[in-house]
RNA sequence: GGGUGCGUAGUUUAAUGGUAAAACGUCGUCCUGAUAAGACGAAGACCGAUGGUUCGAUUCCAUCCGCACCCA
Numbered sequence: 001g002g003g004u005g006c007g008u009a010g011u012u013u014a015a016u017g018g019u020a021a022a023a024c025g026u027c028g029u030c031c032u033g034a035u036a037a038g039a040c041g042a043a044g045a046c047c048g049a050u051g052g053u054u055c056g057a058u059u060c061c062a063u064c065c066g067c068a069c070c071c072a
Base pairs, nucleotide, nucleotide: 001071002070003069004068005067006066007065010024011023012022013021018055026042027041028040029039030038048064049063050062051061052060
């Protein structure tokens, strides 16, 4: 320099056009003599950035940023 893939809660992963789900973690309550485990509930991401297409974009398209891999 060329190519491919990935980027979504604190972490690991879903959702593939119709205003984002789960597990673990965090917080609260219950339970216990206490802790852990367990039960119930809550908060937390507008989806890497900026544009475009569309009535509507995490999703499709373009450019850029970051990471990984392949070729040279």